[in-house]
């Protein structure tokens, strides 16, 4: 000091987390040893027992201290000030202390009672009481008056105590100033209430109390009520400012079971004192009576949660005494407690056989790891001895603690290390297991068979007697912004002017010093905090001494500046006078097109309205055309980026009345200025009210369409309403999403009003100033986008508003309204994002440009038929597995009778069918035989080779153990390698350079052109890579070489290129050549290039092929091979015989054959090519109706064979039928291959003769030697289910106007709420389960205040009753006591209220929740542009209607 964390990536807003530091803490785990501190934050709940205030002979006197923090928002509490007071003991000072008197406790008798605790009679003393007398005291002083005492010790000196003055400290009362939390969904509150006068009363001021007078007092600088709460020092954080908190220690309050009351005393309204009232305890003899731990220990309960029913008065300090001394749970220590701070220790050196194990592993190894054993040193701590304290002040003695600390001897490394964390933030990594499972989680994520994120291991990593989590409170958070932020579009400018208070304010001078400033005084206790020193071995701790800063008040200067005071200024602002533009505002009167409706005339058949229709309307005359009339409502062009007003708004014309604005040029007041909380006034549209009006137009509503449905879009109608009056609402996406003033900061173009200057007859243009209104643009500021002298720059003043998405602009309460509703305005509870701006992609039923057999224009077909094949489904023991839109389905299969065969059933093997590697043994290899379905079992016979160092070896067969073979067993979502497809579409990329905060851009866009990112021209790009093209095969010409198995023009020959021959042709097969827009017209930009033409075999990549960019479907494939990881191992491996893939209601893909005469029987005749062939091809001839059968000639092939070409011509029959089409099915007879031909091969001949007469919807291929149509051949095989697949020639078309539409691609551009990218995102009911919250007849608490009854103690006043030691009288009686009675007076009672909790059937919305329901509103023009405000109306998102807005 900062990080994660919204995206595909990007800045930026903002909100949630996190590192950090504290705590009187808790709480899993773990714990060795000391010093300091700390220790019921909850029940201000109840409390057993024990001490906690006694002493003194007795009076008199004392009652500290200590513990909680309920209540108090001000009677409090900090500061800083005052004054009208009181003050025991201590101090320092004056004076005094004559003289008399009566009692009463103790006590001694009675005597009530259970107790407690009394009554009664009698005895007595004093520093207890009482009277007199005195007084430098008190009383307004003038008289008068009032009012004290106490002794006691000592032999004395003298000490003590007493009484009254004054004084100072020290303690207390009281007043007043400013500070002192939150809520206005608390706006008014107060009757002793505010003064006054009199009296009372009090230490003492005062409504403090009481009577009369008087009506004040107090609040928006927030009263009053309501919540909550002791307050300061101080402590915790923080860079600080501020936050936050008030425990331990100190100061102040307040309170002692709850309330209310006094006595006493110097001081209490006192509580380890009384008295009454209420609650609760205990006790009793029922009559009473006692009691109050928020003292110290303890209990019980609460509660996440907190110690000993300890020792001592030795030190402090306190109370009492004349002292000794007594007493102190104050204090001063000890015990629990890792609760916090500090400190120490758990060993220190050396030790590689780099040691067992343990983890990992690429099987070499490397790791814990010198770590440990092993050797050697020390003892800090332990343990057992010895010595042993300061604290003690006093001559002396006096130590809880404490045999403590400290010192000092012995023994042995002995007695002692854990938690957490280990994906990223945030140090630290592997293994195994588990498999959206247990689970983790502070965010963000993680877990769905290879998890660095869960478990457990190894390993590391942090800390270390602790170490994680919990909860708090401060920091980071500039995330409430005084320091120190913001309001265009991310929250966020009131809808708009106009003023109150209130804040701010022009230019000169002068007075004051209130605000500043500065010196010097008081204060702000101590402790704390800092800073310097010492003290305890360090340190925590503790002791001394200083100190800054600020706050507060007091006092002296100072006078810029702000205020005040006073005087003046003219520049702000405002009058006054000329002039001037305007849809400015209210009245009112006038006009015309235009609709529509009426009367009337022409006319006769439809209009109307739609994508298309139909509802509607017309022969009872629509519609058209045309004269006439009446209504209402808005005013076309002018019309503009134009005027104006404060917005809202506001346009035919004219006329009255008014309001502001600008321009001038001259006076004139002299700061009269701005802003502006609250208030007040205007405020589209809709709607509401009350009378009019009512033509269009139209919510709602009725019919028509449209649709799966249409409560819509669209049409026909059609009400309220739109319109005027007069009165309500007061809201809009009321927008420039921009609050108002003022002043400064670059231009440039262009409109209005309007001066001035020029010019001109004259209107203009040019120039130039003022007010306004618009484009654009610097610098600047913005997250960008944009702003940009009309600021969103740079500055000052005021005013508004927002602090994260939802929940909600909801709920309550209050105000407003005739209601609709407005206006103010939460919270629970749930997410970790919601969001601007900008990119790249995608995507659009958005644009533009190209382009393909995409459409179109033809051919021909599939989909109907039957049959062949493959696939689905069902079926079975098995019907092996694989492939599933286009890009599976005559596909893997260039051949499933066994074999293949992975499949079932069944008999068998278990080191194995097959590999290597050990032992032992026999060579091997043949051949008989029994038994089986076979595999296999068993049993016998023939037979001994080759090397050779003679040990023995190679190869091979059997037997045996163990590593191991094996596996078409799983994962194609763990791969490699290979294939399909996008797609033979032209596009993909990169270096440097610029540009942008970035992401990205640019290059690669842009004019042209291409089959093409192919060229070319421009250009902040320059230039490369890869694809394209070219280079390669094969055909198409030609040319040279070559000339046998091929060919044969000319010569001989021959049945026959059969043979001599030729080397010209043709052909075979090697080389080479040839096409590159080169040449020409035209054309385009003098470019690439395209259009024509020559020539040419071929012309514009000639035609075909092979070749497949970055990438894309987690696209096929572990059953071609290869492999990582699971999984089987007398089986999921291997061996066999038989089954089975060939199964059949059905459904479908690709195909063959048809359906006929362009044909089909017969018969006769031509014409190819690519190919194969020795375990083969098979001529020839005999045979057989034929498939075939014998025979076997000839070729290892330009020679021989297959081999017949078919379509085709010629001739002939048939003559529109289910046939002389079509051939399926079946039945007989045969053949051929093969160990085998039923399942389940092919084929031959006779016989039979299905369906089918050109195929619905809807689709599939082709643009040329192509489609069609026609045989022909190879591979695979023993054969053959081939009608397939792969070639290969014959025969030989049509059509393409031209991109509008479907579909597929590419390039630019725009919108996007989409990035898993439209098979996308998303909105509402409606069911479902939870959750929290509103309303809700009520019900139950609490809490305040007020009314009236009632009236304890007690103070005070009253008194006619009772009494009568001190004094008066001396006699009755006063005075004084009781006694009543009276004010006021707590707690009860009672009434109605107000505030607030808890709870409630039943109810409403609200929010969450992998895969219900229903449509599909929004994001693209989202398929009717959206959205805002109203209002009506729908099952639901919504529809439609008026105005608005561009988002």
């Nucleotide at each position: 000091a900062g990080a994660g964390u919204u995206u595909g990536a990007u800045c930026c807003u903002a909100g949630c987390u996190c590192a950090g530091g504290a705590u009187g803490a808790a709480u899993g785990c773990u714990g060795g040893c000391g010093g300091c501190a700390u220790g019921c934050u909850u029940a201000a709940c109840a409390c057993a027992u024990g001490c906690a205030a006694g002493u003194c002979a007795g009076a008199c006197g004392g009652g500290a201290a200590g513990u909680g923090g309920a209540g108090u928002a001000a009677u409090g509490c900090a500061u800083a000030a005052g004054a009208a007071c009181c003050u025991a003991c201590a101090c320092u000072u004056g004076g005094g202390a004559g003289g008399g008197g009566a009692a009463c406790a103790a006590c001694a008798g009675u005597u009530g009672g259970a107790a407690a605790u009394g009554g009664u009679u009698g005895c007595u003393a004093a520093u207890a009481c009482c009277c007199c007398a005195u007084a430098g005291g008190c009383u307004g002083a003038g008289g008068a008056g009032c009012a004290a005492a106490a002794g006691g010790a000592g032999g004395a000196a003298u000490c003590u105590a007493c009484u009254u003055g004054a004084g100072g400290a020290g303690g207390g009362u009281c007043u007043c100033a400013u500070g002192u939390c939150u809520g206005a969904u608390u706006a008014g509150c107060u009757a002793g209430u505010u003064g006054g006068c009199g009296a009372g009363g009090a230490a003492a001021u005062a409504g403090c109390u009481u009577a009369c007078c008087a009506a004040g007092g107090u609040g928006c600088u927030g009263a009053u009520c309501a919540g909550u709460a002791g307050u300061u020092g101080g402590u915790c954080c923080g860079a600080g400012a501020u936050g936050a908190u008030g425990a331990u220690c100190a100061g102040c309050c307040a309170c002692a079971c709850u309330a209310g009351g006094a006595c006493u005393g110097a001081g209490a309204c006192a509580u380890g004192g009384c008295c009454c009232a209420a609650a609760c305890u205990c006790u009793u003899a029922u009559g009473g009576g006692a009691g109050g731990c928020a003292g110290c220990g303890g209990u019980a309960g609460g509660g996440a949660a907190a110690u000993u029913u300890u020792u001592g008065c030795a030190a402090u300090g306190g109370g009492u005494g004349a002292a000794a001394g007594c007493u102190u749970g104050a204090c001063a220590g000890a015990g629990c407690a890792a609760u916090g701070c500090c400190g120490c220790a758990u060993g220190g050196a050396g030790g590689u056989a780099g040691a067992a194990g343990g983890c990992c592993c690429a099987c070499a190894g490397g790791u814990c790891a010198u770590g440990a054993a092993c050797u050697u040193c020390u003892u800090u701590u332990c343990u057992c001895g010895g010595u042993g304290a300061a604290g003690a002040a006093a001559c002396a003695a006096u130590g809880a603690u404490g045999g403590u600390a400290u010192c000092u001897g012995a023994g042995g490394a002995a007695u002692a290390a854990a938690c957490a964390u280990u994906g990223g933030c945030u140090a630290a990594c592997u293994c195994u297991g588990u498999g959206c499972u247990a689970g983790u989680a502070g965010c963000u994520a993680u877990g769905g068979u290879a998890a660095g994120a869960c478990a457990a291991a190894g390993g590391a990593u942090g800390c270390a007697a602790g170490a994680g989590u919990u909860a708090u409170c401060c920091a980071g958070a500039a995330u409430g912004a005084u320091u120190g932020g913001g309001u265009g579009u991310a929250a966020a400018g009131c809808a708009u002017c106009u003023g109150u208070a209130g804040g701010u304010g022009g230019c000169u001078u002068u007075u004051c010093a209130a605000g500043u400033u500065u010196g010097c005084c008081g204060u702000c206790a101590a402790a704390u905090c800092c800073u310097a020193g010492g003290g305890c071995u360090c340190a925590a701790c503790c002791c001394u001494a200083g100190a800054c800063a600020g706050g507060c008040g007091g006092u002296g200067g100072a006078a810029a500046c702000u205020a005040c005071c006073a005087a003046g200024c003219u520049g702000g602002a405002g009058u006054a006078c000329a002039a001037u533009a305007g849809g400015g505002g209210c009245a009112g009167a006038g006009g015309g097109a235009a609709u529509u409706u009426c009367c009337g005339a022409u006319g006769g058949a439809g209009c109307g309205g739609u994508g298309a229709a139909a509802u509607g309307u017309g022969u009872a005359g629509a519609g058209a055309u045309u004269g006439g009339a009446a209504a209402g409502a808005a005013c076309a062009c002018c019309a503009a980026u134009g005027g104006u007003g404060a917005a809202a708004g506001c346009a035919c014309u004219c006329u009255g009345c008014u309001g502001g604005g600008c321009u001038g040029a001259u006076a004139c007041u002299g700061a009269c200025a701005c802003u502006g909380a609250g208030a007040g006034a205007u405020g589209a549209a809709a709607g509401c009210u009350a009378g009019g009006g009512g033509a269009g137009c139209a919510a709602a509503u009725g019919g028509g369409a449209u649709u799966a449905g249409a409560u819509a879009c669209c049409c026909u109608a059609g009400u309220a309403g739109u319109c005027c009056u007069g009165g309500c609402c007061g809201u809009a996406a009321a927008c420039g999403a921009u609050g108002g003033a003022u002043a400064c900061u670059a231009g440039g173009c262009a409109c209005u009003a309007u001066g001035c200057a020029u010019a001109u007859c004259g209107a203009c243009c040019c120039g130039u100033g003022c007010a306004g209104u618009g484009c654009u643009a610097u610098a600047g500021c913005u997250a960008a986008c944009g702003u940009g002298u009309u600021a969103a720059g740079u500055a000052u003043c005021c005013c508004u508003c927002a602090u994260g998405g939802g929940g909600a602009g909801u709920a309550u309460g209050u105000u407003c309204g005739c209601a609709a509703g407005a206006a103010u305005g939460a919270a629970a509870c749930u997410c970790a994002a919601a969001g601007g701006a900008a990119u790249u992609g995608a995507u659009g039923g958005g644009g533009g440009c190209c382009u393909g057999c995409a459409c179109a224009a033809g051919c021909u077909g599939u989909g109907g038929a039957g049959c062949a094949u493959g696939u689905g489904g069902u079926u079975u023991a098995a019907u092996u597995c694989a492939a599933u839109g286009c890009a599976a389905a005559g596909c893997g299969a260039a051949u499933a009778a066994c074999c293949u065969u992975a499949c079932c059933c069944g008999g068998g093997c278990u080191u194995g069918a097959c590999a290597u590697g050990c032992c032992g043994u026999g060579a091997a290899u043949c051949c008989u035989c029994u038994u089986g379905a076979a595999a296999g079992a068993g049993a016998g016979g023939g037979g001994u080779g080759c090397c050779c160092u003679c040990g023995g070896g190679a190869a091979u067969g059997c037997g045996g153990a163990c590593a191991c073979a094996g596996g078409u067993g799983g994962u194609g979502c763990a791969u490699g390698g290979u294939u399909a497809u996008u797609g033979u579409c032209a596009g993909c990329u990169c270096a440097u350079g610029c540009c942008a905060u970035a992401a990205u851009g640019u290059g690669u866009u842009g004019g042209g052109u291409u089959a093409a990112g192919u060229c070319u021209c421009g250009c902040a790009a320059u230039g490369a890579g890869u694809g394209c093209a070219a280079c390669c095969c094969u055909u198409g010409u030609g040319u040279u070489u070559a000339g046998u198995u091929g060919c044969c023009a000319c010569c001989a020959u021959u049945g026959a290129g059969u043979u001599u021959g030729u080397a010209a042709c043709c052909c075979u097969a090697a080389a080479c050549a040839u096409a590159u827009u080169g040449c020409u017209g035209g054309u385009g930009a003098u470019a690439a290039g395209c259009c024509g033409g020559a020539g040419g075999a071929a012309g514009g990549u000639g035609a075909g092929g092979a070749u497949g960019a970055c990438g894309u479907c987690a696209a096929g494939u572990c059953a071609u091979c290869a492999u990582g990881c699971c999984c089987c191992u007398u089986a999921u491996g291997c061996c066999c015989u038989g089954g089975g893939u060939g199964a059949c209601a059905c459904a479908u893909g690709u195909g063959c054959u048809a359906c006929a005469a362009u044909g089909g029987g017969u018969g006769g005749g031509a014409c190819a090519a690519u190919g194969g062939g020795u375990c083969a091809u098979g001529a020839u001839c005999c045979u057989g109706c034929a498939a075939g059968g014998g025979u076997g000639a000839g070729c290892u092939a330009a020679c021989u064979c297959c081999a017949a070409a078919a379509a085709c011509c010629c001739a002939u029959c048939c003559u529109u039928a289910g046939u002389u089409c079509a051939g399926a099915u079946u039945g007989c007879a045969g053949g051929c291959u093969g160990c085998a031909a039923c399942a389940c091969a092919c084929u031959u001949g006779c016989a039979u003769g299905a369906a089918g007469c050109u195929a619905a919807a809807a689709u599939u291929g082709c643009u040329a030697g192509u489609a069609a149509u026609u045989g022909c051949c190879u591979g695979u095989u023993a054969g053959c289910c081939a009608u397939a697949c792969g070639g290969u020639g014959g025969u030989g078309a049509a059509u393409u106007c031209a991109u509008u539409c479907c579909u597929g691609a590419g390039c630019c551009u725009u919108g996007u709420a989409c990035a898993u990218a439209c098979u996308a995102c998303c909105u509402g009911u409606c069911a479902c389960a939870c959750u929290a919250u509103g309303g809700g007849a009520g019900c139950u608490g609490g809490c305040c205040a007020u009314g009236c009854c009632u009236g304890a103690a007690g103070u005070c006043a009253u008194u006619a009753c009772c009494u009568u030691a001190a004094c008066c009288a001396c006699a009755a009686g006063g005075a004084g006591g009781g006694g009543a009675u009276g004010u006021c007076g707590a707690a009860g009672g009672u009434a109605g209220g107000g505030c607030u909790a808890g709870u409630g059937a039943c109810u409403a919305g609200a929010g969450u929740g992998a895969a219900g329901u229903c449509a599909u509103a929004a994001c693209a023009a989202g398929g009717u542009a959206g959205c805002c405000a109203u209002a009506c109306u729908g099952g639901a998102a919504g529809g439609u209607g008026c105005a608005a807005c561009u988002g």
Small-subunit ribosomal RNA from Trichopus zeylanicus subsp. travancoricus, 1447 nucleotides, folded computationally. Rfam family: Bacterial small subunit ribosomal RNA. Its mean pLDDT, the model's own confidence on a scale to 100, is 82.